[in-house]
Molecule: transfer RNA
Organism: Pseudomonadota bacterium
RNA sequence: UGGGGCGUAGCAUAAUGGUAAUGCAGCGGUUUUUGGUACCGAAGACUCCAGGUUCGAGUCCUGGCGCCCCAGCCA
Numbered sequence: 001u002g003g004g005g006c007g008u009a010g011c012a013u014a015a016u017g018g019u020a021a022u023g024c025a026g027c028g029g030u031u032u033u034u035g036g037u038a039c040c041g042a043a044g045a046c047u048c049c050a051g052g053u054u055c056g057a058g059u060c061c062u063g064g065c066g067c068c069c070c071a072g073c074c075a
Base pairs, nucleotide, nucleotide: 001071002070003069004068005067006066007065010024011023012022013021018055027041028040029039030038048064049063050062051061052060
């Protein structure tokens, strides 16, 4: 420098273009002498950033940023 992939809750993953789900963790409760385990419940993210298309964008398009892989260049 070129090509490809990825970026969503504290963590790991979902989400035909139709208003973001699940598990773990954390919080509350039941059980227990206490803790753990088990069970129950509630909550938590406008999706890396900025634009565009669309009635509607996590999803499509453009430009950036970061990470990973491959190739190349210099040493």